RNAcentral holds the full RNA, with entries from ENA. A computed fold for a 348-nucleotide part of an RNA from an uncultured prokaryote, annotated as small-subunit ribosomal RNA, central domain. The prediction has a mean pLDDT of 89.
Context: one part of a larger RNA
RNA sequence: CUGGGCGUAAAGCGCACGUAGGCGGUGUAACAAGUUAGAGGUGAAAGGCCUGGGCUCAACCUGGGAACUGCCUUUAAUACUGUUAUACUAGAGUCCGGGAGAGGGUAGCGGAAUUCCAAGUGUAGAGGUGAAAUUCGUAGAUAUUCGGAGGAACACCAGUGGCGAAGGCGGCUCACUGGCUCGAUUCUGACGCUGAGGUGCGAAAGCGUGGGGAGCAAACAGGAUUAGAUCCCCUGGUAGUCCACGCCGUAAACUAUGAGUGCUAGUCGUCAGCGGGCAUGCCCGUUGGUGACGCAGCUAACGCAUUAAGCACACCGCCUGGGGAGUACGGCCGCAAGGUUAAAACUC
Numbered sequence: 001c002u003g004g005g006c007g008u009a010a011a012g013c014g015c016a017c018g019u020a021g022g023c024g025g026u027g028u029a030a031c032a033a034g035u036u037a038g039a040g041g042u043g044a045a046a047g048g049c050c051u052g053g054g055c056u057c058a059a060c061c062u063g064g065g066a067a068c069u070g071c072c073u074u075u076a077a078u079a080c081u082g083u084u085a086u087a088c089u090a091g092a093g094u095c096c097g098g099g100a101g102a103g104g105g106u107a108g109c110g111g112a113a114u115u116c117c118a119a120g121u122g123u124a125g126a127g128g129u130g131a132a133a134u135u136c137g138u139a140g141a142u143a144u145u146c147g148g149a150g151g152a153a154c155a156c157c158a159g160u161g162g163c164g165a166a167g168g169c170g171g172c173u174c175a176c177u178g179g180c181u182c183g184a185u186u187c188u189g190a191c192g193c194u195g196a197g198g199u200g201c202g203a204a205a206g207c208g209u210g211g212g213g214a215g216c217a218a219a220c221a222g223g224a225u226u227a228g229a230u231c232c233c234c235u236g237g238u239a240g241u242c243c244a245c246g247c248c249g250u251a252a253a254c255u256a257u258g259a260g261u262g263c264u265a266g267u268c269g270u271c272a273g274c275g276g277g278c279a280u281g282c283c284c285g286u287u288g289g290u291g292a293c294g295c296a297g298c299u300a301a302c303g304c305a306u307u308a309a310g311c312a313c314a315c316c317g318c319c320u321g322g323g324g325a326g327u328a329c330g331g332c333c334g335c336a337a338g339g340u341u342a343a344a345a346c347u348c
Stems, first nucleotide, its partner, number of pairs: 004319003007302002012316001014201004021194003025088007033081002035077008049065006091191001092188002096183004103177002107173003110154001115149003119145003125136002162169002206247006215241002220236004258315001260313004266293013297304002321348003330341004
């Protein structure tokens, strides 16, 4: 470079925004850059190919031809691509009127429970386990009642329910704020899709500074178990978990399925709207989500199947035998932990 691929065999960046680039709706006109056709010039010779000739043949030498698929100039063509101008509304967006929602950040409030503190009642056990022991308790525990402190999480509702680009989001309330969707159609008039670099967001754990610390709990200690037990079980328990600010930038970041558009049988649920019908809880229709099954088609099979892994288009990312290795070296980033980019020898 060509060809083939990426749900599970190697392979979709964790997610988004967006620069360059690539690609891009309908009509008319102009231009003629790409494109197409004709003509001219050039495309050295040698070599190679075809066809002749000369050394007795061949190698070798030599005549002619074709070719040199290219480039330049010129004359035309204008369907497609492009450029310019103009117009359009089916893409995209906007105005108006509704709707649902754990979407986000801030502040405030609430009750249940655990723990601790103080007090009352009360007495010998409590706790824990397969069984025990470490442990707590006559300095009065456990249990129970009342009061107080403090932190964290929000039972029921709760639902293959909802929202968000992903990570994720769940007590209640005011104010702030993003997105989605429906109905009417008002307006703009291709303003679109994708997106190398780049930028931002990004669970948990971890790091820095300062707070906070109820419960839980790496590490650690003790008790058991065991042949041993650096485990599982038990009693304790520190980082951490929580808050603020800053860093880290990774996950089976999974639907293991990139984002966008169009097309291609259905049936049954459910969520949010809207329009009808019959007339009180159903039916019909129509959008947008979310599920189950299933035809065509696809698939190595499993399975997918209008939420495609079907049929197509345009763009990005990625793969190329196993190990070595997501490692070494170097670069960049980071306080560090480390992250990212990313080989080779060798070996099967």